[in-house]
Context: one part of a larger RNA
Molecule: small-subunit ribosomal RNA, central domain
Organism: uncultured bacterium
RNA sequence: CUGGGCUUAAAGCGUACGUAGGCGGCGUGACAAGUGUCGGGUGAAAGCCCACGGCUUACCCGUGGAAUUGCCUGGCAAACUGUCAUGCUAGAGUGUGGUAGGGGAGAACAGAACUCAUGGUGGAGCGGUGAAAUGCGUAGAUAUCAUGAGGAAUACCGGUGGCGAAGGCGGUUCUCUGGUCCACAACUGACGCUGAGGUACGAAAGCUAGGGUAGCGAACGGGAUUAGAUACCCCGGUAGUCCUAGCCGUAAACGAUGGGUACUAGCUUGGGGACUCCCUGUGUGUUUCCAGGUGAAGCAAAAGUGAUAAGUACCCCGCCUGGGGAGUAUGGUCGCAAGGCUGAAACUC
Numbered sequence: 001c002u003g004g005g006c007u008u009a010a011a012g013c014g015u016a017c018g019u020a021g022g023c024g025g026c027g028u029g030a031c032a033a034g035u036g037u038c039g040g041g042u043g044a045a046a047g048c049c050c051a052c053g054g055c056u057u058a059c060c061c062g063u064g065g066a067a068u069u070g071c072c073u074g075g076c077a078a079a080c081u082g083u084c085a086u087g088c089u090a091g092a093g094u095g096u097g098g099u100a101g102g103g104g105a106g107a108a109c110a111g112a113a114c115u116c117a118u119g120g121u122g123g124a125g126c127g128g129u130g131a132a133a134u135g136c137g138u139a140g141a142u143a144u145c146a147u148g149a150g151g152a153a154u155a156c157c158g159g160u161g162g163c164g165a166a167g168g169c170g171g172u173u174c175u176c177u178g179g180u181c182c183a184c185a186a187c188u189g190a191c192g193c194u195g196a197g198g199u200a201c202g203a204a205a206g207c208u209a210g211g212g213u214a215g216c217g218a219a220c221g222g223g224a225u226u227a228g229a230u231a232c233c234c235c236g237g238u239a240g241u242c243c244u245a246g247c248c249g250u251a252a253a254c255g256a257u258g259g260g261u262a263c264u265a266g267c268u269u270g271g272g273g274a275c276u277c278c279c280u281g282u283g284u285g286u287u288u289c290c291a292g293g294u295g296a297a298g299c300a301a302a303a304g305u306g307a308u309a310a311g312u313a314c315c316c317c318g319c320c321u322g323g324g325g326a327g328u329a330u331g332g333u334c335g336c337a338a339g340g341c342u343g344a345a346a347c348u349c
Base pairs, nucleotide, nucleotide: 004320005319006318007303008302012317014201015200016199017198021194022193023192025088026087027086028085029084030083031082033081034080035077036076037075038074039073040072041071042070049065050064051063052062053061054060091191092188093187094186095184096183097182098181103177104176105175106174107173108172109171110154114150115149116148117147118146119145120144121143125136126135162169163168206247207246208245209244210243211242215241216240220236221235222234223233258316259315260314261313262312263311266294267293268292269291270290271289272288273287274286275285277283278281298305299304322349323348324347331342332341333340334339
């Protein structure tokens, strides 16, 4: 290389957009590059292989054949691939009318809770735990009432429910804005799929600058526990958590399952449309999109999966090749740093 694989054994890039490339719907005509067929030239000899022959045989040698799967060139064919021309509408997109939604951005507002401040009532405890103690409290705490301030998060609804490419998204209102789905079948006429590089987005933590800081809370201090306790429990508490601008680019970024298309039993639940029927209801039936359960065949080592495939096929990309060494060293590159990406070998079992 061929071959074999990637849910859990090694293996799907975190996700999308997209360049090159690869692949690509239904007709008609042309060409003949690929393709097929026939011929010509060449493909040195020797060797290998086959047949026959010569040394008494063999090794060896001779003659002929085959082979040399290739390249060049000429004729013919035109189904398929390709190219060009022309057409089509089933793919794809546009339009019109609807539709549900925590999709995104900005602004304003709301009510609980919490903490703090001030004042009133009150007067000895509170808090915390397995039990305690540290801690708070006669300078009046805890409790309770009133007023005010502040920051963060939005109970119930709420749901194997919805939306988003993924990360993710949840109080209300307004403005701006992306995508889906359904119906119609008016328009374009293959405009498609994938996607090496590339670009964008990308939880949390972390970083830079400025703000903010109620609660929580790495680090840190203290109290306990314990043989010890650099922990689990308790009292405090800085960074952080929040906002603005900019980095970082990683996660069990998981469905541990790349994307697209087509086909292949049922039953059932929920969500969004359209149509239909009547008894107008939390209704019936049909159809379509989405999210689940169960399960035939099939597949699978099994667990399981099973129209949301891990079934049957095709197209494109990524990745794997025994364990450790090691996601280390080195080089390169990116980053302010932390570190990221790329990524060995010796040795060893």